Predicted 3D model of a 73-nucleotide RNA (transfer RNA) from Dryococelus australis. The prediction has a mean pLDDT of 81. The RNAcentral record of the sequence draws on ENA. Lineage of the source: Eukaryota > Pancrustacea > Neoptera > Verophasmatodea > Dryococelus.

Order: sequence, then structure tokens, then C1' cells
RNA sequence: GACCACGUGGCCUAAUCGAUAAGGCGUCGGAUUUCAGAUCCGAAGAUUACAGGUUAGAGUCCUGUCGUGGUCG
Repeated sequence: GACCACGUGGCCUAAUCGAUAAGGCGUCGGAUUUCAGAUCCGAAGAUUACAGGUUAGAGUCCUGUCGUGGUCG
């Protein structure tokens, strides 16, 4: 330099053919406990890397950029 794949809460992982962004861990509060842990209940937390486009509607399709990984030279 060319090509391919990926980018979603603090972390991990979903979202089918374009139709409400789901779950686990963790965090916070409560119950229980002498205290803690475990267990149970509840809550907060992502407008999906960034910028455009298509569409009535985009995490998903298209274009560009950035980042990570890989293959080739």
C1' cells in the first nucleotide's frame, strides 16, 4: 500500500427479513445476617466509533473517516 472482518452501558454478549436496543457480570438501595458473604426484591446505567446518505422508519442498507484484528505484497 491492497483486501477482509469487527466497533452496541464500566466489562462480556444478543437484537432473525429494516419495526420498543435484550440478557449476564459489576454498581447503588432494600430485605435477610451480630457483621460480611451467599440468596431474594428493586433501581440507575448504551440515542449503537464519528460524519453524511437511502427510507414513512436504520444497531442493521450505502458512502467517507477513525480505531482494532487478520491476510497478501